[in-house]
RNA sequence: GCGCAGGACGCCUAGGGUUCCGGCCGCGCUUUCCCCCGGCGGGAGACGCGGCGCUGGUCCGAGAGGCGUCGUCCCGUGAGCCGCAGCCCAUGGGAUACACGGCGGGAGAAAAGCCCGGGAGGC
Numbered sequence: 001g002c003g004c005a006g007g008a009c010g011c012c013u014a015g016g017g018u019u020c021c022g023g024c025c026g027c028g029c030u031u032u033c034c035c036c037c038g039g040c041g042g043g044a045g046a047c048g049c050g051g052c053g054c055u056g057g058u059c060c061g062a063g064a065g066g067c068g069u070c071g072u073c074c075c076g077u078g079a080g081c082c083g084c085a086g087c088c089c090a091u092g093g094g095a096u097a098c099a100c101g102g103c104g105g106g107a108g109a110a111a112a113g114c115c116c117g118g119g120a121g122g123c
Base pairs, nucleotide, nucleotide: 007070008069009068010067011066012065015060016059020057021056022054023052024051025050026049027048028047030046031045032044033043034042035041036039071096072095073094074093075092076091077090078089080087081086098118100121104116105115106114
């Protein structure tokens, strides 16, 4: 200096926001009921509109979080192919390390530890 299946996927979680549901607040000469009683009175509900991420459900979600499956590699065992080398199928065991990190941009609900990105930079 170069290289390494240090790979892929699934289910989750930390985290994230607000489409939809739910919750809370406000408004309404839309509407139902109740009360005082007859007044464009008061209260409750339904519905509509607006606002608030708000314990939550739905939703997004990790390279540097968890678990699992597959794959890959190594060592065996058994069957098959084969002159050998070797190939292929099944199966047992093992390995699959390390990992600081912006700003900015992207997603048509939005945001993020998502994606750009194991990038820039740093050690």

Guanidine-I riboswitch aptamer from Albimonas donghaensis, 123 nucleotides, folded computationally. Rfam family: Guanidine-I riboswitch aptamer. Its family is annotated with regulation of gene expression in the Gene Ontology. Rfam's curators write: This family represents a conserved RNA structure found upstream of the ykkC and yxkD genes in Bacillus subtilis and related genes in other bacteria. The function of this family is unclear although it has been suggested that it may function to switch on efflux pumps and detoxification systems in response to harmful environmental molecules. It was read from a public genome assembly, where an Rfam model found it. Its mean pLDDT, the model's own confidence on a scale to 100, is 82.